[in-house]
RNA sequence: GCAUCCCGGCGGCCUAAACCGCCGCGGAGGCGGUGCGGGGGAACCGAGCGGGCGCGAGGUAGCGCGCCCGGGGGGCGUAUCCGGGCCGGCGGCCCGGUAGGGGAUUUCCAACCCCGAGCCCGUCAGCUAACCCCGUCGGCGAUUGGAAAGGACCG
Numbered sequence: 001g002c003a004u005c006c007c008g009g010c011g012g013c014c015u016a017a018a019c020c021g022c023c024g025c026g027g028a029g030g031c032g033g034u035g036c037g038g039g040g041g042a043a044c045c046g047a048g049c050g051g052g053c054g055c056g057a058g059g060u061a062g063c064g065c066g067c068c069c070g071g072g073g074g075g076c077g078u079a080u081c082c083g084g085g086c087c088g089g090c091g092g093c094c095c096g097g098u099a100g101g102g103g104a105u106u107u108c109c110a111a112c113c114c115c116g117a118g119c120c121c122g123u124c125a126g127c128u129a130a131c132c133c134c135g136u137c138g139g140c141g142a143u144u145g146g147a148a149a150g151g152a153c154c155g
Base pairs, nucleotide, nucleotide: 012140013139014138018034019033020032021031022030023029035136036135037134038133039132040131045126049070050069051068052067053066054065055064056063072124073121074120075119076118081097082096083095084094085093086092087091100115101114102113103112105149106148107147108146109145110144111143
């Protein structure tokens, strides 16, 4: 001097995931509030799967009700869809692309870079006022230019 690791501080990024108060030991954590975020839940509107059996009215087709079997269906999130390859294969893995999403006050344009996951409910949920319920984790150091807007600091 460089790299790596640990602790603390400052300033930031993704995400709804932050702030304040009280208890606790100035801890871990717990409780409450605010802010932010999500789900359920009327009327109106919309929607109302397939097959079988039985009943009802009925001229047939078709309609209504009940039962059984099958197929399902839904939520958080940007994370959806398409093509190809490999493994003997339900399926798994890999490659390419794509809807969509992100990148240092904010917006627009351009280029460049990155993500394009994962988890949950359990046959059940459209919208939805009142009302009810839940979350507030976790992961990171990533961009330049031009045109505008607005503000702070310094002189």